[in-house]
Record summary: This is a predicted structure of a 275-nucleotide part of an RNA (large-subunit ribosomal RNA, domain VI) from a Deltaproteobacteria bacterium. Its mean pLDDT, the model's own confidence on a scale to 100, is 89. It matches the Rfam family "Bacterial large subunit ribosomal RNA". Gene Ontology terms of the family: ribosome and structural constituent of ribosome. The sequence was found in a public genome assembly.
Context: one part of a larger RNA
RNA sequence: CGCAGGAUACCUGAGAGGAGUUGUCCUUAGUACGAGAGGACCGGGAUGAACGCACCUCUGGUGCUCCAGUUGUUCCGCCAGGAGCAUGGCUGGGUAGCUACGUGCGGAAAGGAUAACCGCUGAAAGCAUCUAAGCGGGAAGCCUCCCUCGAGAUAAGGUAUCCCGUCACUCACUUCGGUGAGUGCCUGAAGACCCCUUCAAGACUAGGAGGUUGAUAGGCUGGAGGUGGAAGCGCAGCAAUGCGUGAAGCUGACCAGUACUAAUUGGUCGUGCGG
Numbered sequence: 001c002g003c004a005g006g007a008u009a010c011c012u013g014a015g016a017g018g019a020g021u022u023g024u025c026c027u028u029a030g031u032a033c034g035a036g037a038g039g040a041c042c043g044g045g046a047u048g049a050a051c052g053c054a055c056c057u058c059u060g061g062u063g064c065u066c067c068a069g070u071u072g073u074u075c076c077g078c079c080a081g082g083a084g085c086a087u088g089g090c091u092g093g094g095u096a097g098c099u100a101c102g103u104g105c106g107g108a109a110a111g112g113a114u115a116a117c118c119g120c121u122g123a124a125a126g127c128a129u130c131u132a133a134g135c136g137g138g139a140a141g142c143c144u145c146c147c148u149c150g151a152g153a154u155a156a157g158g159u160a161u162c163c164c165g166u167c168a169c170u171c172a173c174u175u176c177g178g179u180g181a182g183u184g185c186c187u188g189a190a191g192a193c194c195c196c197u198u199c200a201a202g203a204c205u206a207g208g209a210g211g212u213u214g215a216u217a218g219g220c221u222g223g224a225g226g227u228g229g230a231a232g233c234g235c236a237g238c239a240a241u242g243c244g245u246g247a248a249g250c251u252g253a254c255c256a257g258u259a260c261u262a263a264u265u266g267g268u269c270g271u272g273c274g275g
Stems, first nucleotide, its partner, number of pairs: 001152001005163007015149004021049007033038001051106005059100004066093005071086006110144003117137004164274001165185001167184007186272001191269004195211005216262003219258005225251003232245005
């Protein structure tokens, strides 16, 4: 910009893409078959490999500062307690998120038309013949079925809902009811955007949730999870240290609650019933 008014939400599905693999074991059954050795079709079940998608409950990884321990040194006057620097100083753990080595799921089943091939009926050609007329069966392949996108599918689809001057004047036409064009005045809808708070969304944009009629983010409160027993004080010990107060203290992203802070006030687009 288009989709013959504008808008919101939800669909239809032309078309496009994805997927498509396979082993082993058990059973049928040591059956059919076979002198024996050996050893099935068909059917039923189980479990894997590789690949793919999703997810983070579990098992792990990461988790640049969540917790603790600790070395050297500088500083906070000293002790105690801390902070800075030393690869994140080093070490041991670790929430969320992201992840695989983890977990779940997938290939299927089914329908249709077929290939090679196997047939039925059957003449030409009194026989024979799957073919000439006619009718069946038959593949991991083809078309559907499954998953994703999808109306710019310009053949531009559908459904539901929402919204907008019975104003004045001029001109043209008129079946005298009006219709069309223009101008003026009024109006500016539904809805969308700007802006702002933001997100399991994201390069930007876009998308989602919100903007006081509010839990969108931060803060605060509570909880979960993590770390692992804070400081201070007391007690025991000459002391190192230990014990008690006390599963303590601290705690990023997680889950809730709560308007304390910030989403202020506003502006712009979009018109007026539609070839």